The RNA shown here (c-di-AMP riboswitch aptamer (ydaO/yuaA leader)) has 140 nucleotides and comes from a Chloroflexota bacterium.
Rfam family: c-di-AMP riboswitch aptamer (ydaO/yuaA leader). About the family: This family represents a conserved RNA structure found upstream of the ydaO and yuaA genes in Bacillus subtilis and related genes in other bacteria.
The sequence was found by an Rfam model in a public genome assembly.
The source organism's lineage runs through Bacteria, Bacillati and Chloroflexota.
[in-house]
RNA sequence: GUGCACGAUCUGCCAAAUGCGCCGGCAGGCGCAACGGGGGAACCACCAUAGGGGUGAAUUCGGCCGGGUCCCCGCCAGGCCGAUAGGGCGUCCUUCCGCCCGAACCCGUCAGCUAACCCCGUCGGCAGCAGGAAGGCCUU
Numbered sequence: 001g002u003g004c005a006c007g008a009u010c011u012g013c014c015a016a017a018u019g020c021g022c023c024g025g026c027a028g029g030c031g032c033a034a035c036g037g038g039g040g041a042a043c044c045a046c047c048a049u050a051g052g053g054g055u056g057a058a059u060u061c062g063g064c065c066g067g068g069u070c071c072c073c074g075c076c077a078g079g080c081c082g083a084u085a086g087g088g089c090g091u092c093c094u095u096c097c098g099c100c101c102g103a104a105c106c107c108g109u110c111a112g113c114u115a116a117c118c119c120c121g122u123c124g125g126c127a128g129c130a131g132g133a134a135g136g137c138c139u140u
Stems, first nucleotide, its partner, number of pairs: 010128005018033006034122006044112001051110001052107004060083006067076003086101005092136005
């Protein structure tokens, strides 16, 4: 000097997922604020009964595989590939450009909007010189 692994502090990112106080040896519990989500009139709007709906950016389309059906076609569940509505990042900010994501879960026949009112969440997962370009700002 470089690479890998682990731990702590600090900094940064996705997301609502943070701050403060009290109790407790700890784990944890309770409360307030902040942020986020759901239910819920009138008026208005709209159908559905093959169900429907919610959180979330995560919707939609095409092709291939092989399984189900006595066979074929068709259809359906699953898997893979490509694209896409939409979403995220680049460490002072904006734009361009570049690189990524485009899932998963829940309610249980039930919910449009919705004032008052009622209920719920505050998990989890990553990265660390940061050296793509232009302009701006701050500091020296």